This is a predicted structure of a 93-nucleotide RNA (Glycine riboswitch aptamer) from Reyranella massiliensis 521. The coordinates come from a structure-prediction model, not an experiment, and the mean pLDDT is 77. It matches the Rfam family "Glycine riboswitch aptamer". Rfam links the family to the GO term glycine biosynthetic process. Rfam describes the family as follows. This family represents the bacterial glycine riboswitch. The source organism's lineage runs through Bacteria, Pseudomonadota, Reyranellaceae, Reyranella and Reyranella massiliensis.
RNA sequence: AUGAUACCUGUGGGAGAGCCCGCCUUUCUCUUGGCGGCGCCGAAGGAGCAACCGGCCCCGGAAACUCUCAGGCAAACGGACCGCAGGAGGAUG
Numbered sequence: 001a002u003g004a005u006a007c008c009u010g011u012g013g014g015a016g017a018g019c020c021c022g023c024c025u026u027u028c029u030c031u032u033g034g035c036g037g038c039g040c041c042g043a044a045g046g047a048g049c050a051a052c053c054g055g056c057c058c059c060g061g062a063a064a065c066u067c068u069c070a071g072g073c074a075a076a077c078g079g080a081c082c083g084c085a086g087g088a089g090g091a092u093g
Stems, first nucleotide, its partner, number of pairs: 007087007018038001020037005039073003045069001046067003052061004
C1' cells in the first nucleotide's frame, strides 16, 4: 500500500403449498384464539447420502440433492440466497 474468505449492522429484492373440514372460544355479525383430522410445500433450523476436498485405509468436512423432525400453506411475521452501504478483521501482493 492492496485489502480476500468467513462475520456483524442497516437496507432493497425474495419462491412454494387448503384463509380445507369439524368442535370449542371471542363476537350482534365478520374477525381472533385453541384442539383434532385429512391434503400439500421447502428456501429458518435440523438430519441423511453424494460429487469433491483433507488427513491416512479408516475417519472428518461437505449441497439449493434427499427426508420432512421442526417450520410453513390469505395478509402480516418469517424466509435460503442475491444486491448496495457501513463496521470489525487482516489472507494476499